About this RNA
The RNA shown here (small-subunit ribosomal RNA) has 1476 nucleotides and comes from a Candidatus Levyibacteriota bacterium. It was read from a public genome assembly.
């Protein structure tokens, strides 16, 4: 100092985020950020040190090595040396063979094993070579055989036969009496090897042999506990569970075998299937856990598959045998050899894992007395960034902020102190010399030198996540972990430039924990998100009342023992540091003995009575079974009256009726329900239970008084009840009534709706077993406000009532809960016990299998695959074929119209060279256009220009003489323009030089009505002049958001009152602001009404202000009247348009980002078109007559404009448009300019007209270069259709519609269209049911792009995976039978070698099943795929409410028919509660 833990002091310990939705909160799933790996891929790649390195085929291996030593146990043989002439001795090496000991150790690998196999803690009935310790013996004899010679078979491998030798081989005999083996005892019985050194010897050392006890260390057996996943595996086992005898082993033991006994195992998962070596540890987390078992270590299991024994102490033996498979190899074809999951290497396989390396110099092993020999164990080395851990790719100083890049607003910023440059340094790595480890592979060390020299990359940069512009690219290419990103301005694709993180390595794939409190022990949940069994009985189980005692199981303390080492954790050392390593310590949450404590749990054992229950007495209720029995209705039959109809419907038809129906009277049969009573009242566990009467028969509750003495609570399996519907068998059969049949609707109409009608619905016996079987709430025990109904019962009583205990049913709601809704003593509140259940949608309550069922079918129940979601429950809003209330020429009521007709504009469409572009429901279509014959003009054809019809820099030239500019010409041409010749000719500053202004050339640029209104401004359209839209602060809600703004009364009005958790405020409303209306001053020119008409200017009035009545909660508001007033309830009419909505319109008014064009998409010009015409829209205008036509009287009466490139009086000509002169007016002075409708006379009399003007012909006129495609007027003539306009459909509420004329702006000229002005001048509104269309509240919802939403289900195509299939091909395990190799065992025969048989025995062939996968032609579901049919099932009352069981039918959703449920709008009404 250390894991934990108590006290104190320190330390250390748990992170979230994205994505459902317009938002919100929950519920849920999915994915990200960490860490890690024996990796692998793709780009990059200096060193160095320490680990690591076939996870797949326990696939198969070529070569070579990995286990051998002793000669001091032995004979031989061979070579060498010495001595010797030589034989020979001796001394050394070496050999094979005989013996000993070692080859059961070390190495490898994880196929097998769900097992005493392994892990811990224990145990007794055992062996144990070679170490050690004690104490004893080591005497005598004797028979063999390899080796060797010799002979002989074989291709080989090998073999045989015959001499003949050793020995620490083998045998015998003596000795032991301890062990041991037989026996009660007594007794019998069992052993040995020698070698070497040394001594003259004797002897002595060392090494071995023999028994024998003991120790260490190994081995072997036994049990207790722990050790995956599956019940869609529910019962397994005959050596099976046990005794007896016997055999057998070192040893207990059915371990074997004979016989007895039938046991033995299981839901605390036996059997079986599948998957796996197991541990110390290893990743990962705060932990609990979880996941894995490489290297390092304990143990086990193999040894090409398989079964077997032998040798030995030890095996059933990797590198030994022996038999079977299989593969492989050699042969001479007769036979034989082989086993790398030992080190290396190679083939296969695979995404993928290395050298046929040095060494025994260190550690350790067999052997040996020892030297030493052997040792791919090991100890180095190589390969590989595989993985940690260190270290370098240079340091300092350096601004003109260099040049290059990139970006830009063109200023400039970025890359950047980075580089250049200067100065210094020398790890790393080159070169070169030395040293050092006693032995010694392989390393290491010192010291010198030269040189910045040898040395950076990968990934990512929307968000989550650190880190951003640029260009291409244009739902294309492509990214993407999720959520998504790309459709022309992509911080999300590809480059680039900058940036950011990490760095010799970074990215991605893969797997494993983490986060995931998402399996929940710590630490989850079930009313509606998934989830309470349909409901009771009850068995194991689990839990369980009050006291006394006993014990000590469980629990608790304390000490020992063990928990192998390594790891991890503290500290101290050692490698320069760090990984690493060495050393010491503390810990190991678990077993186990001991001892000790005794509340609580258990266990025994008295005792209690409050839980439970049982006896007694009444009473209460549609509880069940059986009997019996009653009216109302219906519907048949009969028989009477009576006659033309009845029935049905939204409306109708089938249907019924003159054979007599409906209707009505009477009698009679017949079956099925059982009005009122009656109520959310009543029983029952639940389905369910209803005329009355009687019998039997369950349970509940309340009173009284006893008695038992925890008997109690839940309850897996079980069992038993269980609505409708639905089978079976018989009966029944009135109504209704799936299916049928038929009539309607409808596009269909297999439906809703009408008419006939079978099963069924009743009964009787028996199946079924399921519902939205629901309070979507499991049973049971206690605690936590109130108020009420009802049933029993006490109690008090005045007899209405009251108070009180217990049942039972109910309401608003305290505290709490809860995601919200709500729940709330009838919990979903706060405790407790015991079951059942649930873990994203979907595929599925579906397949496979099991069990049930007569059948339908019911319980049990998955997975492939596919998706970022499905979901709850509130909130805005929009939205309804949902409700309430209000408003609007919204409808109604009245008046004129369009739709018919001619004709003009406009649009579509068609057509053309071109008919330029745009406007498209209201909100485009007499709209842009307040003016298309050129022009305009944007469009066609043709003809020309190219710095350029316009603008601006800049740089050269021009300038007495020419080139600008004008003017005249020449010649081509439609012109534009090209050309030709002339003439006139500069201009301003400065003394000059120049310069400025103008031209040419060049170069930047002009230019585009080219494209994108969906990139944009800015303008405007529209809901809608609709009354609404918002904020501050403060409440209320977890929150999105309420609320204020709602409610009641009012009002044109979110106008105003009044009440309220609101109080204020602001963008609209109203007011300010113009014109009209009335008055008053003042001024007044062109006016001239002179008690001031008229014009300007500035003021004055009108507020429900005053008075009577009413309504009303009201001092707010309404309404009815009155008085003044020029006007009377906003006096009329205008401008003014809130927050926003339509990607609503305009790139062709302008303006602008981007992107296109650039001798043409600019730019000029001459001619065409925008003016076509089979035909539809749409808006005007003119009509059809007689309220009129026409003609005459010049009988009458305005506003308001405009006017010098004008407006023109006035006289003159002309039938006239209009021409010619011409005062006057820049305008209250002049002119336009005669208003017309009106009026009064006359004429016309219902006709295609004396209505109506369209075409068309001729003559004219004006405008203007120009009047043909193409104008406008005038005059004569001509005289179409049109008789009042279908279905539809527009405008108008008073000076309003309707009518009538007048004027002005574009404008040379050309209005039926616009924008004005005045002038005559009505009719109607009961009303709010309907029809648009708005407002405001509630309601329901599966809409949010918001009903022009949503969205099912068949068929058609594509494409995935999976069931089921008639076969087929495989695996795996056992049954039976036949056959059987080694090998022990064993029975006989043999003197011995040995033989011949028996049961066993892997394997092998046969049969019949099991199981378990692979393929599989068609079958049937299912899932997915921007733009296939066909209906429209469902969310709104979804247009028949809509959902659950069930049945039956249909193209599909799906109808229909019995019962159920509310998770159904809506309207009445009852009940009951609560408030006033």
């Nucleotide at each position: 100092a250390a894991c934990u833990u108590c006290a104190u002091u320190u330390u250390u310990u748990g992170a979230g985020a994205g994505u459902u939705u317009g938002a919100u909160c929950c519920u849920g799933g999915c994915u990200c950020a960490g860490g890690a790996u024996g990796a692998a891929c793709g780009c990059u790649g200096g060193c160095g040190g320490c680990g690591u390195g076939c996870c797949u085929u326990a696939g198969g291996c070529a070569u070579g090595c990995a286990a051998g030593u002793c000669g001091a146990a032995c004979g031989a043989g061979a070579c060498u040396g010495u001595a010797g002439c030589a034989a020979u001795a001796c001394a050394g090496u070496c050999u094979a063979g005989u013996g000993g000991c070692a080859g059961a150790c070390g190495g490898g690998u994880g196929a097998g094993u769900a097992a005493c196999g392994c892990g811990u803690a224990g145990g007794a009935a055992u062996c144990u070579a070679c170490c050690c310790c004690u104490g004893g013996g080591u005497g005598g004899a004797g028979c063999a055989u390899a080796g060797c010679u010799g002979g002989c078979c074989g291709a080989a491998a090998g073999g045989u036969c015959a001499g003949g030798u050793a020995a620490u081989u083998c045998u015998c005999c003596a000795u032991a009496g301890u062990u041991c083996u037989c026996g009660u005892a007594a007794g019998a019985g069992u052993a040995a090897a020698g070698g070497a050194c040394u001594u003259a010897a004797c002897g002595g050392u060392c090494c071995g042999c023999c028994g024998a006890g003991g120790g260490a260390g190994g081995a072997g057996c036994c049990u207790g506990c722990g050790u995956c996943c599956u019940a869609u595996c529910a019962g397994c086992u005959a050596g099976u569970u046990g005794g007896u005898g016997a055999g057998g082993u070192a040893a207990a033991a059915g371990c074997u075998u004979a016989c007895c006994a039938a046991g033995g195992c299981g839901a605390u998962g036996a059997c079986g299937g599948g998957u796996a070596g197991c541990u110390g540890g290893a990743c990962u987390g705060a932990g609990a856990g979880g996941u894995c078992g490489a290297u390092c270590a304990g143990c086990c299991a193999c040894a090409a598959c398989u079964g077997c024994a032998c040798u030995g102490a030890g095996a059933c033996a990797c590198g030994g045998g022996c038999a079977g498979u299989a593969c492989a190899c050699c042969u001479a074809c007769g036979g034989g050899u082989g086993g790398c999951a030992g080190c290396a290497a190679c083939c296969a396989g695979g995404a993928a894992u290395a050298u046929u390396g040095c060494g025994c110099a260190a550690u350790g092993g067999a052997c040996g007395a020892a030297a030493g020999u052997c040792u791919g164990a090991c100890g180095c080395a190589g390969c590989g960034a595989c993985g940690c851990c260190g270290c370098g790719u240079g340091g300092a100083g350096g601004a003109u902020g260099a040049a290059g890049g990139c970006c830009c607003u063109c200023g400039g910023g970025u890359u950047g102190u980075a580089a250049a440059c200067u100065c210094c340094u020398u790890u790393u790595g080159c070169c070169a010399a030395g040293c050092c480890g006693u032995u010694c592979a392989c390393a290491g060390c010192u010291u010198g030198g030269a040189g910045a020299a040898u040395a950076a990359g990968c990934a990512c940069c929307u968000a989550c996540u650190a880190a951003c512009u640029a260009c291409g690219u244009g739902c294309c290419a492509g990214a993407a972990g999720u959520c998504u990103c790309g459709g022309u301005a992509a911080u999300a694709c590809g480059u680039a430039g900058g940036g950011u993180g990490c760095a010799a390595g970074c990215g991605u794939u893969a797997u494993c924990c983490g986060g995931a409190u998402u399996u929940a022990c710590u630490g989850g949940g079930c009313g509606u998100a998934a989830a309470g069994u349909g409901u009771g009985c009850g068995u194991a189980g689990g839990c369980g009342c009050c006291c006394c005692a006993a014990u000590a199981a469980g629990u608790c303390g304390u000490g020992c023992u063990u928990u192998a080492a390594a790891g991890a954790c503290u500290a101290a050392g050692g490698c320069u540091u760090a990984c690493c390593c060495u050393u010491a310590g503390g810990a190991a949450u678990g077993a186990g003995c001991a001892c000790g404590a005794u509340a609580c749990u258990g266990c025994u054992g008295g005792g209690g009575u409050u839980g439970a229950g049982g006896a007694u007495u009444g009473a209460c209720a549609g509880g069940g079974c059986a009997g019996c029995u009653g009216g109302a209705a219906c519907a048949g039959u009969u028989a009477g009256u009576g006659u033309a109809g009845c029935a049905g419907u939204g409306a109708a038809a089938u249907g019924c009726g003159u054979u007599g129906a409906u209707a009505u009277u009477a009698a009679c049969u017949g079956g099925a329900a059982c009005a009122c009573c009656a109520a959310g009242g009543g029983c029952g566990a639940a389905g369910g239970c209803a005329g009355g009467c009687u019998g039997c028969u369950g349970g509940g509750u309340u009173u009284u008084u006893c008695c038992u003495g925890a008997c109690g609570c839940u309850g897996a399996g079980g069992c038993a009840c269980g609505a409708a519907a639905g089978c079976u068998a018989g009966g029944g059969u009135a109504g209704c009534g799936a299916a049928a049949c038929a009539g309607a609707u409808u596009a269909g109409a297999u439906a809703c709706c009408u008419g006939u009608g079978u099963a069924g619905u009743c009964c009787u016996a028996g199946c079924c077993g399921u519902a939205a079987a629901c309070g979507a709430u499991g049973u049971c025990c206690g605690c936590u406000a109130a108020c009420u109904u009802u049933u029993u019962c006490a109690g008090u009583u005045u007899c209405g009532a009251u108070u009180g205990a217990a049942g039972a049913g109910g309401u608003u709601c305290a505290a709490g809960c809860u995601a919200a809704c709500g729940c709330g003593u009838u919990a979903a509140g706060c405790g407790g016990a015991c079951c059942g259940c649930c873990u994203g949608g979907g595929g599925a309550g579906u397949a496979c299998g099991a069990c049930c069922g007569c059948a339908a079918g019911g319980u049990u129940a998955a997975a492939a695959c596919u998706c970022a979601a499905a979901g709850g429950a509130a909130u805005u809003g929009a939205c309804g074929g949902g409700g309430a209330c209000c408003c609007g020429c919204a409808c109604a009521a009245c008046u004129g119209g369009u739709g018919g007709a001619g004709c003009g504009u406009g649009u579509g469409g068609u057509u053309u060279a071109a008919u330029u572009c745009g406007a498209g429901a209201c909100a485009a279509a007499g709209c842009g256009a307040a003016a298309a014959a050129c022009c305009u003009u944007a469009c066609c054809a043709g003809g020309g220009c190219u710095u350029g019809a316009c603008a601006u820099g800049u740089a050269a030239c021009c300038g007495u003489u020419u080139u600008a500019u004008a003017c005249u010409u020449u010649a081509g041409g439609a012109a534009a323009c090209u050309u030709u010749a002339g003439u006139a000719g500069a201009u301003c500053c400065g003394u000059a030089a120049g310069g400025a202004u103008g031209g040419u050339u060049a170069u930047g640029c002009a230019g585009g009505u080219g494209c994108u209104g969906c990139a944009u401004g800015g303008c405007u359209g529209u809901c809608g002049u609709c009354a609404g839209c918002u904020c501050g602060u403060g409440u209320c809600g977890u929150g999105a958001g309420a609320u204020g703004u709602u409610c009641c009364c009012u009002u044109a009005a979110g106008u105003g009152g009044g009440g309220a958790a609101a109080c204020g405020a602001g963008c609209g409303c109203a007011a300010c602001c113009c014109c009209c209306g009335u008055g008053a001053a003042a001024u007044g020119u062109u006016a001239a009404a002179u008690a001031u008409u008229c014009a300007u200017u500035u003021c004055a009035g009108a507020c429900g202000g005053u008075c009577c009545c009413g309504a009303u909660c009201a001092u707010a508001u309404c309404g009815g009247g009155a008085a003044g007033g020029a006007a009377g309830g906003a006096g009329g009419g205008g401008a003014a348009g809130a927050c926003g909505u339509c990607a609503a319109g305009u790139c062709a008014g302008c303006a602008c980002g981007g992107c296109c064009c650039u001798u043409a998409u600019g730019c000029c010009c001459u001619g065409g078109g925008u003016u076509a015409c089979a035909c539809a829209c749409a808006c005007c205008c003119u009509a059809c007559a007689a309220u009129g036509g026409c003609g005459a009287a010049u009988a009458a009466c305005a506003a308001a404009g405009a006017g010098c490139c004008g407006c023109a009086a006035g006289c003159c000509g002309g039938u006239g448009a209009c021409g010619g002169c011409a005062a006057g007016c820049a305008a209250a002075u002049c002119u336009c300019a005669g208003a017309a409708a009106u009026u009064u006379c006359g004429c016309c009399u219902c006709a295609g007209u004396u209505c109506a003007g369209a075409u068309u012909g001729a003559a004219g006129g004006c405008u203007g270069c120009a009047a043909c495609c193409c104008g406008c007027c005038u005059u004569c003539a001509u005289g179409a259709a049109g008789g009042a306009g279908g279905a539809a459909u527009c405008a108008g509420u008073a000076g309003u519609a309707a009518u009538c004329g007048c004027g002005a702006a574009u404008c040379a000229g050309a209005a039926g269209g616009u924008c004005g002005c005045g002038g005559u001048g009505a009719a109607u509104a009961c009303g709010u049911u309907c029809u648009c269309g708005g407002g405001u509240c509630u309601u329901g919802u599966a809409c949010a792009c918001a009903c022009c939403g949503c969205c099912c289900g068949u068929c058609a195509a594509g494409g995935c995976a999976g069931c089921a299939a008639a076969g087929u091909c495989g695996g795996g395990a056992g049954u039976g039978g036949a056959u059987g190799a080694a090998g022990g065992c064993u029975a006989c025969c043999g003197u011995a070698a040995g033989g011949u048989g028996g049961a066993c025995g892997a394997g092998u062939c046969c049969a019949a099943g099991c199981u378990u996968g692979g393929c599989g032609a068609u079958g049937a579901a299912g899932c997915u795929u921007a733009a296939g049919u066909c209906g429209u099932a469902a969310c709104a009352a979804g247009g028949u409410a809509u959902c659950c069981c069930u049945a039956g039918c249909c193209g599909a959703a799906g109808c229909u028919g019995g019962g159920g449920a509310u998770g159904g709008a809506u309207c009445a009404c009852c009940u009951c509660c609560u408030u006033u």